Context: one part of a larger RNA
Molecule: small-subunit ribosomal RNA, central domain
Organism: Candidatus Woesearchaeota archaeon
RNA sequence: UUGGGCCUAAAGCGUUCGUAGCCGGUCUGAUAAAUUUUCUGUGAAAUUGUCAGGCUUAACCUGACAGCGCGCAGGAAAGACUAUCAGACUAGGAACCGGGAGGAGUCAGAGGUAUUCUUGGGGGAGCGGUAAAAUGCUAUAAUCCCGAGAGGACUAACAGUGGCGAAGGCGUCUGACUAGAACGGAUUCGACGGUGAUUGGACGAAAGCCAGGGGAGCAAUCCGGAUUAGAUACCCGAGUAGUCCUGGCUGUAAACUCUGCGAGCUAGGUGUUGCAUAUUCUUCGGGAAUAUGCAGUAUCGAAGCGAAGGCGAUAAGCUCGCCGCCUGGGAAGUACGGUCGCAAGGCUGAAACUU
Numbered sequence: 001u002u003g004g005g006c007c008u009a010a011a012g013c014g015u016u017c018g019u020a021g022c023c024g025g026u027c028u029g030a031u032a033a034a035u036u037u038u039c040u041g042u043g044a045a046a047u048u049g050u051c052a053g054g055c056u057u058a059a060c061c062u063g064a065c066a067g068c069g070c071g072c073a074g075g076a077a078a079g080a081c082u083a084u085c086a087g088a089c090u091a092g093g094a095a096c097c098g099g100g101a102g103g104a105g106u107c108a109g110a111g112g113u114a115u116u117c118u119u120g121g122g123g124g125a126g127c128g129g130u131a132a133a134a135u136g137c138u139a140u141a142a143u144c145c146c147g148a149g150a151g152g153a154c155u156a157a158c159a160g161u162g163g164c165g166a167a168g169g170c171g172u173c174u175g176a177c178u179a180g181a182a183c184g185g186a187u188u189c190g191a192c193g194g195u196g197a198u199u200g201g202a203c204g205a206a207a208g209c210c211a212g213g214g215g216a217g218c219a220a221u222c223c224g225g226a227u228u229a230g231a232u233a234c235c236c237g238a239g240u241a242g243u244c245c246u247g248g249c250u251g252u253a254a255a256c257u258c259u260g261c262g263a264g265c266u267a268g269g270u271g272u273u274g275c276a277u278a279u280u281c282u283u284c285g286g287g288a289a290u291a292u293g294c295a296g297u298a299u300c301g302a303a304g305c306g307a308a309g310g311c312g313a314u315a316a317g318c319u320c321g322c323c324g325c326c327u328g329g330g331a332a333g334u335a336c337g338g339u340c341g342c343a344a345g346g347c348u349g350a351a352a353c354u355u
Stems, first nucleotide, its partner, number of pairs: 004326003007309002012323001014203004021195003025089007033082001035078008048066007092192001093189003096185003104178007111155002116150007126137002163170002208249006217243002223237003260322006268300014304311002328355003337348004
């Protein structure tokens, strides 16, 4: 409890594609389903109103008229909106073309520094670690210096309020393949669109799981050393899963902009990225500056909004369409049931009771 909300009070699904449904640009014609008007029929009585009458009055009762039952059925008319059909349009959308931007993705190849280990040489007593130490390593020659090799992971500086991607996320170089966005166009199609479920598909960090590889460094668990009243920690020394690769599963995160998607409208200022156009400069080059337009990304801010913090053309302003979600705290994201998963567990998701 039909009303109001969802940045921070409860509340935007992690993201996307898309089925049903809902919603849908401009013009013309037709139809008249829907809509509006009107007529007829029907829509019990009582109840209600007015007037009149009957009980001595009133309440009450009776009658007439009106009203109500505003719906349904049938007929007629209208033609704005919605709908359907037909035709047309180009402002939405899509396609195509052009030269560019990008850590977008997949696969393959190549490189770079460092750590570790092995090996050769040098060297000869400590090294390491900390607040201080100790455990630890070291005469089987360590630490340190020089050379060679192996192997795995990573990709410094450039690096940026910067770029790309639906989100998760993406950063050495080269190649192949794939996808998307922006800008520009006297090109083409012609509403083909928006959203999106109780449907469905795909993607989805880290950790975890299964099988097979790999294992340098780091490092849950575990073992030592310290600290401490204790120390199942913080610090130190070791070190296994894991981290990496291939194939599969899991499907969750403060998956955050704590802000769903699309469209229109509503002052500006300043940066920055991409494209286009114009002007100026020019060492004439794949150069530079300025202005304008579009698209992105930041920052300040008028109006407005907001409980305030703040938001403010990238809205949390003013509107429209569609979806999701909320309804005091705890019990509880628990129980039960269902369903998915190898498992861990995920999704769905209460109540008693308590306050």